The RNA shown here (transfer RNA) has 73 nucleotides and comes from a Candidatus Kaiserbacteria bacterium.

RNA sequence: GCGCGCAUAGCUCAGUUGGUAGAGCGCUCGACUGAUACUCGAAAGGUCCUUGGUUCGAAUCCAAGUGCGCGCA
Numbered sequence: 001g002c003g004c005g006c007a008u009a010g011c012u013c014a015g016u017u018g019g020u021a022g023a024g025c026g027c028u029c030g031a032c033u034g035a036u037a038c039u040c041g042a043a044a045g046g047u048c049c050u051u052g053g054u055u056c057g058a059a060u061c062c063a064a065g066u067g068c069g070c071g072c073a
Base pairs, nucleotide, nucleotide: 001072002071003070004069005068006067007066010025011024012023013022019056028042029041030040031039049065050064051063052062053061
């Protein structure tokens, strides 16, 4: 230099054919207990890597860029 893949909650990851963004773990609060742990319930937490485009509508499609990984030269 060329090609391919990945980027979503604090962490690990889902998200189907474009239609109001989710799970587990963790954190916080509550229940339970003499008190913890376990268990159960609830709540908080997101510019969906960035910018632009298409569309009535984009995490999802298109283009460019950034970071990381793999392969080729």
The organism belongs to Candidatus Kaiseribacteriota, within Bacteria. Rfam family: tRNA. Rfam classes the family as a transfer RNA.